Predicted 3D model of a 547-nucleotide part of an RNA (large-subunit ribosomal RNA, domain I) from Nannocystis sp. The coordinates come from a structure-prediction model, not an experiment, and the mean pLDDT is 86. Its Rfam family is "Bacterial large subunit ribosomal RNA". Gene Ontology terms of the family: structural constituent of ribosome and ribosome. It was read from a public genome assembly.

Context: one part of a larger RNA
RNA sequence: AGCACACGGUGAAUGCCUAGGCACCAAGAGGCGAUGAAGGACGCGGCUACCUGCGAAAUGCUACGGGGAGUUGGAAGCGAACGUCGAUCCGUAGAUGUCCGAAUGGGGAAACCCGGCAAGCGUCAUGGCUUGUCAUUGGUCACUGAAUACAUAGGUGAUCAAAGCGAACGGAGGGAACUGAAACAUCUUAGUACCUCCAGGAAAGGAAAUCAAAAGAGACUCCGCUAGUAGUGGCGAGCGAAUGCGGAAUAGCCCAAACCAAUCGGAUUUCCGAUUGGGGUUGUGGGGGGCCCAAUAUGGGACUGCAGAGGCUAGUAGAACGACUUGGGAAAGUCGGCCAAAGAGGGUGACAGCCCCGUACACGAAAGUUGAAGCAGCCCUAGGGACACCCCGAGUAAGGCGGGACACGUGGAACCCUGUCUGAAGCUGGGAGGACCAUCUUCCAAGGCUAAGUACGGCUUGGUGACCGAUAGUGAACAAGUACCGUGAGGGAAAGGUGAAAAGAACCCCUGCGAGGGGAGUGAAAAGAAUCUGAAACCGUGUGUUU
Numbered sequence: 001a002g003c004a005c006a007c008g009g010u011g012a013a014u015g016c017c018u019a020g021g022c023a024c025c026a027a028g029a030g031g032c033g034a035u036g037a038a039g040g041a042c043g044c045g046g047c048u049a050c051c052u053g054c055g056a057a058a059u060g061c062u063a064c065g066g067g068g069a070g071u072u073g074g075a076a077g078c079g080a081a082c083g084u085c086g087a088u089c090c091g092u093a094g095a096u097g098u099c100c101g102a103a104u105g106g107g108g109a110a111a112c113c114c115g116g117c118a119a120g121c122g123u124c125a126u127g128g129c130u131u132g133u134c135a136u137u138g139g140u141c142a143c144u145g146a147a148u149a150c151a152u153a154g155g156u157g158a159u160c161a162a163a164g165c166g167a168a169c170g171g172a173g174g175g176a177a178c179u180g181a182a183a184c185a186u187c188u189u190a191g192u193a194c195c196u197c198c199a200g201g202a203a204a205g206g207a208a209a210u211c212a213a214a215a216g217a218g219a220c221u222c223c224g225c226u227a228g229u230a231g232u233g234g235c236g237a238g239c240g241a242a243u244g245c246g247g248a249a250u251a252g253c254c255c256a257a258a259c260c261a262a263u264c265g266g267a268u269u270u271c272c273g274a275u276u277g278g279g280g281u282u283g284u285g286g287g288g289g290g291c292c293c294a295a296u297a298u299g300g301g302a303c304u305g306c307a308g309a310g311g312c313u314a315g316u317a318g319a320a321c322g323a324c325u326u327g328g329g330a331a332a333g334u335c336g337g338c339c340a341a342a343g344a345g346g347g348u349g350a351c352a353g354c355c356c357c358g359u360a361c362a363c364g365a366a367a368g369u370u371g372a373a374g375c376a377g378c379c380c381u382a383g384g385g386a387c388a389c390c391c392c393g394a395g396u397a398a399g400g401c402g403g404g405a406c407a408c409g410u411g412g413a414a415c416c417c418u419g420u421c422u423g424a425a426g427c428u429g430g431g432a433g434g435a436c437c438a439u440c441u442u443c444c445a446a447g448g449c450u451a452a453g454u455a456c457g458g459c460u461u462g463g464u465g466a467c468c469g470a471u472a473g474u475g476a477a478c479a480a481g482u483a484c485c486g487u488g489a490g491g492g493a494a495a496g497g498u499g500a501a502a503a504g505a506a507c508c509c510c511u512g513c514g515a516g517g518g519g520a521g522u523g524a525a526a527a528g529a530a531u532c533u534g535a536a537a538c539c540g541u542g543u544g545u546u547u
Base pairs, nucleotide, nucleotide: 001546002545003544004543005542006541007540008539009538015532016497017496020468021467022465023464024463025462026461027460028459030456031165032164039100040099041098042055043054044053046078047077050074051073061094062093063092064091065090066089070082071081072080105114106113107112115134116133117132118131119130120129121128136162137161138160139159140158141157142156143155144154169200170198171197172196173195174194180187184234210217211216221248222247223246224245225244231239232238252449253448254447255393259278260277261276262275263274264273265272266271283427285392286391287390288389289387291385292384293383299380300379301378303377304376305375306374310370311369312368313367315363316362321336322335323334324333325332337354338353339343345357346356347355398422399421400420401419402418403417404416408434429444430443431442432441433440484491485490504531507519508518509517510516
C1' cells in the first nucleotide's frame, strides 16, 4: 500500500410528519377615495432589535351586546399591575387618527421647507404656539360689470361634481413580430401580444328597413348540434360560416314629426321663430286632422317610500365506559356494558362513537347590514269605420374612387362601415331576398332606453381532492418579495422536525474561569439543543491476510 471484516467520523439522502401551498365547487361581496384612498414614512411598550397592533387620546379610548376566569400580542424572562364591583377576549357602532401620498395654501430632492386670513393662547413688545381655513377644472345659481346704449366678455361669491387606486372579466381607439407555409412576398401567427381611453358588478347586445322560401318564424345574449359541412384559400399552409333544430333565460318600451295650447321674441290685416305642456310611436302600414259609431274598464311597472319573513356580522346547548393485562404511557389486547337525528374530523404519552374539542338535531342579537311576500304613492296602459288634407328621422339612402369589415384574399361580390367627390324618393314612398332585371315574398333605415340567462375572482365564508409533502408544493411552510445583487428598470435566494412533557443536564473532573469531552443526574430512549430517522461519496482506527 491492496483486499476482507469490524467499529467510528463526516455528510446529508431516505422514511415518517405538516404549520404552507395548488386546483376545483357553492354562496357572498363586487369596489375604496377631498368626511383625504391604495400604499408608505416616523413614532407608540417599564425593560423592545424584528413582526403584529395602534396613532401624540398611539400594543390603545367610549358605548352597546356576547362570554365567564383568568389576563398584560408573537415571546420566554425580570419588574409592576388588572380581573366575579365580570377583566383579557369576540361582535356591532363611535372617538382619536402625526407626516407623506390624487395631495389640493405656496414650494419641494415624498414623508421636508415657507406662508396668508379668522379666532384663541403667550410676550412689556416683536418673534412664537393652537384650532379652523385658503389648489385646479367643470355644471348650476347669484351679485357685479368694459371697449359700447341695451348687452356680452371679464370679475367675485355660493353650491354640487370631478380627480387617484384596484385581480381578472367588458367596450372602444391604435396595433406588431418571431412563427407556419418545411425558403418567401399574398396569406398565417392575429385583430393575438402590447399601448391608450372609458365603464360596470357585470359589460356589450337588443325589440327587425331580420330571416326564410310558396311553408313559415318572430328582440338580444349564452350553450349543444348543424359542421370541420357550404364556402374561402400563392385553391398552398390554412381560414371557416349561416339557415334550421335542441336547450338556458325571457320583457318590452320611450322620443322626433303632423296637430293643439300657453308664454316670449321678430314682423305687423293673415305670418315666422323659440321654449314649455298636451298629442303620438306604427308596416295585415301607422299617426294627426275634421266627421260618424262604441265605451267609462282592465292589466302592468324596470320608479319612490313604508314595512319587514328570512339571512349575515359574536355565540348557546349538545347523548353514551369501566375493569384487568402488557407497557414509560392505553386509545392496543381480554372481559363486561352503553349512546347514536351524533360511527364527519381533530386532539389526548401507541390505534378512542362513549376522555377533550367537536359532529347530528335544536336555539340566539342591544347594534349594524341585507332583504322575499305585503302596503302606500307615483307612473304606464283600450276599440271600430269611411274621407285621402297633413306627418312618418337628409348632406341621409344610394352611386364613383380608395380602404376596412363580413368565414368570403376583388372575385360574378351582394349586405355592413366610411376618407373623398356626387347625391334621391318621401307612402301612388322606401329597403332586403349574394352581380343585375322582372314577378313574388318580406320588412320600414338614417333617434333613444331595456332585467334575466353569459364572463371574471383581487376579497369574505363554507366545502372537496386517484393534488404536493420541504431540490416537491407559491419565489416565499422559517424576520420573503426578506437577505443579497444592480446607478436604475429590475433580478432574487438559502433556510422546517429534541422530547409525551424542558423534565434543556444540579454537582464533580480534564481544559485557556475556553471549545470539546468524561462522570453524575433527567428521560421509555440521549433523542443533548450543530437535537427524529441518519444511506452513499469522502476520511480514519483495529484485526486478519497478500506483497